[in-house]
The part of an RNA shown here (large-subunit ribosomal RNA, domain II) has 678 nucleotides and comes from Scrippsiella trochoidea.
Context: one part of a larger RNA
RNA sequence: CCCGGCGAGUUACUCUCAUUGGCGAGGUUAAGGCCUAGCGGGCCGAAGCCGAAGCGAAAGCGAGUCUGAAAUAGGCGUUGAGUCGAUGGGAGUAGACGCGAAACCUUGUGAUCUACCCAUGGCCAGGUUGAAGUUUUGGUAACACAAAAUGGAGGACCGAACCAGUACACGUUGAAAAGUGUUUGGAUGAGCUGUGGGUAGGGGUGAAAGGCCAAUCAAACUGGGAAAUAGCUCGUACUCCCCGAAAUGCAUUUAGGUGCAGCGUCGUGGUAGAGUGUUAUAGAGGUAGAGCUACUGAUAGGGCUAGGGGGCUUCACCGCCUACCAAACCCUGACAAACUCCGAAUGCUAUAACAUAUACACGGCAGUGAGGGCAUGGGUGCUAAGGUCCAUGUCCGAGAGGGAAAGAACCCAGAUCAUCAGCUAAGGCCCCCAAAUGUAUACUAAGUUGUUUUAACGUUGUGCGAUUGCAUAGACAGCUAGGAUGUUGGCUUGGAAGCAGCCAUUCAUUUAAAGAGUGCGUAACAGCUCACUAGUCGAGCGAUCGUGCGUGGAUAAUAAUCGGGCAUUAAGUAUACUGCCGAAGCUAUGACAUCGAAAGAUGGGUAGGGGAGCAUUCUAUGUGCGUUGAAUGUGAAGGGUGACCUUUGCUGGAGCGUAUAGAAAAGCAAAUGUAGGA
Numbered sequence: 001c002c003c004g005g006c007g008a009g010u011u012a013c014u015c016u017c018a019u020u021g022g023c024g025a026g027g028u029u030a031a032g033g034c035c036u037a038g039c040g041g042g043c044c045g046a047a048g049c050c051g052a053a054g055c056g057a058a059a060g061c062g063a064g065u066c067u068g069a070a071a072u073a074g075g076c077g078u079u080g081a082g083u084c085g086a087u088g089g090g091a092g093u094a095g096a097c098g099c100g101a102a103a104c105c106u107u108g109u110g111a112u113c114u115a116c117c118c119a120u121g122g123c124c125a126g127g128u129u130g131a132a133g134u135u136u137u138g139g140u141a142a143c144a145c146a147a148a149a150u151g152g153a154g155g156a157c158c159g160a161a162c163c164a165g166u167a168c169a170c171g172u173u174g175a176a177a178a179g180u181g182u183u184u185g186g187a188u189g190a191g192c193u194g195u196g197g198g199u200a201g202g203g204g205u206g207a208a209a210g211g212c213c214a215a216u217c218a219a220a221c222u223g224g225g226a227a228a229u230a231g232c233u234c235g236u237a238c239u240c241c242c243c244g245a246a247a248u249g250c251a252u253u254u255a256g257g258u259g260c261a262g263c264g265u266c267g268u269g270g271u272a273g274a275g276u277g278u279u280a281u282a283g284a285g286g287u288a289g290a291g292c293u294a295c296u297g298a299u300a301g302g303g304c305u306a307g308g309g310g311g312c313u314u315c316a317c318c319g320c321c322u323a324c325c326a327a328a329c330c331c332u333g334a335c336a337a338a339c340u341c342c343g344a345a346u347g348c349u350a351u352a353a354c355a356u357a358u359a360c361a362c363g364g365c366a367g368u369g370a371g372g373g374c375a376u377g378g379g380u381g382c383u384a385a386g387g388u389c390c391a392u393g394u395c396c397g398a399g400a401g402g403g404a405a406a407g408a409a410c411c412c413a414g415a416u417c418a419u420c421a422g423c424u425a426a427g428g429c430c431c432c433c434a435a436a437u438g439u440a441u442a443c444u445a446a447g448u449u450g451u452u453u454u455a456a457c458g459u460u461g462u463g464c465g466a467u468u469g470c471a472u473a474g475a476c477a478g479c480u481a482g483g484a485u486g487u488u489g490g491c492u493u494g495g496a497a498g499c500a501g502c503c504a505u506u507c508a509u510u511u512a513a514a515g516a517g518u519g520c521g522u523a524a525c526a527g528c529u530c531a532c533u534a535g536u537c538g539a540g541c542g543a544u545c546g547u548g549c550g551u552g553g554a555u556a557a558u559a560a561u562c563g564g565g566c567a568u569u570a571a572g573u574a575u576a577c578u579g580c581c582g583a584a585g586c587u588a589u590g591a592c593a594u595c596g597a598a599a600g601a602u603g604g605g606u607a608g609g610g611g612a613g614c615a616u617u618c619u620a621u622g623u624g625c626g627u628u629g630a631a632u633g634u635g636a637a638g639g640g641u642g643a644c645c646u647u648u649g650c651u652g653g654a655g656c657g658u659a660u661a662g663a664a665a666a667g668c669a670a671a672u673g674u675a676g677g678a
Base pairs, nucleotide, nucleotide: 002677003676005674006673011094012093013092014091015090016089017088018087019086020085021084022083023082026050027049028048032044033043034042035041054061055060064076065075066074067073097235098234100232104225105224106223108221109220115199116198117197118196119195120194121193122192123191124189126158127157128156129154133150134149135148136147137146138145162186163185164184167182168181169180170179201217203213204212205211238613239612240611241610242609243608248261249260250259251258252257262368263367264365265364266363267362268361269360271359275356276355277354278353279352280351281350282349283348289342290340291339296336297335300332301331302330303329305326307325308324309322310321311320312319371396372395373394374393375392376391377390378389379388380387401412402411403410416591417590418589419588421587422586423585427581428580429579430565431564432563436578438577439576440575441574442573443572449567450566457552458551459550461549462548463547464546465545466544467543468542469541470540478536479535480534481533482532484509485508486507489503490502491501515530519528520527592603593602594601595600614667616664617663618662619661620660621659622658623657624656625655633650634649635648636647637646638645639644
């Protein structure tokens, strides 16, 4: 994991609502008793309960009463029938749908494991070291002292048994619920060990680790309280039909719970038809925008000019200047959620018409009270987040189908059932893959691109447009030739000659043309070159701006890819057009159900509400089948929207249906469910 069994809203009492029945201003018996055919029976039994009257704290009064001195004020009443059963929905009290704690209290049982203690026994191969003491000799005045012997001390040494458990490996569904191998520590001691005994659960014992107290310890185990409690997790069993939510507000020792409201459903009810939409008209308002010599505040430049700073002047007072700071005022520019002289669109309110079919009240039963994405208007954050908090809408949630390769919420579109019928939406039409290798005109050369990447900045890639300049009196580019003289301009400088630097009336001459010089170069010259000019050649050549498509910028971890194959006057990009494909959309034909008088409309659905049924076991009353084969098991055929039902073959060998009612130990895929089995 599988199989077939078992496995979870029950029962009692009380209350409430609905349906149904009896009686009805009344209804009803309880305990108990009697009778009896002994049963789901009949008859007594009025104690009690509910109702028929309320108001007030009460005395009390009473269709009224209370408050009050009082009321014409106000509160609660008066005007609609109840009650006793049955069945069903719900609530309360009980274990109360089932399973599940960790814990708490209490009665007992444990020290055969282990901790410590008491009593009494046992055990420690072998080897080493050689304390005190003693003896002898030497020695001393006598001691002391020395040497050699003897001796046998020690939480002494090495090392078996024994005890321990240091390091590593193995083992880890083990050989073992703590071991094995090698290695290691102690091994005459605070040693090890046998037997008997003692200490008991908030207690013991502890050379102290919260260790140990029978594989159990920050409070043992066992029976009981006990079905403890669990706002928590999991599970909760047949079918079809109708409707169909919420993830919000307020409150909460409240935040994953609950109460009330909101939103769902079922029933009842009646009403100035209230609800919703469109159009028109009339309103309130201060948002978007805009504006600010219209306020409050903020603000750039300039003008003018109080006040201040600085400078000049002066004995002082005056006075003057100011590229400084700056109020008020003027001009220009411009800002604001907590500014407004202004001011929409929407939305909201009211009225009318039209359209549509809700709306509302009361009662029964809920669920929800973790929401989420997207678009738009905002707050917060970094105008970050698949972030967070509001608002409006939508979808997912609870929504299948087609498209986006694949995808909860993006695009299209809301699935009652059937059909080998048709038309379309989004999106597509070379092949995978249904439909155009469609038409016309351009662009792109980068495989750019083909539905997913990217910027500043760069680009003599290329298309288009505009403006402007030069050009057969010969442009642009190339080639040939020239590019000179005063002069090495003056100054500077060691030098400065076109070319380190400074100055300038950068002049003048010869010229077709040639700068007191564009760059390279030299120490300085020289040299090369440019501007400029002529010749040659022979038709277009430059500059600027705008724009289309490209190009660089371009970096991510297994090896890549437009979904893939592949595609270049495309199967890429842009514009225009025609046709086709394409969904559970729409249409067609048939069928079912719900609502409705009909016409017709409707039938996605989680939580949840309501309705109608199927199956199982038993009971009552009818009625049937069965050894000429019941139940059961296993095939086949048929019927029903379905749960299921009927017939029949084989199996099996003795019971089993059906109709109408009733009663339930009444339906399993899940609970790390439970006993058994493969």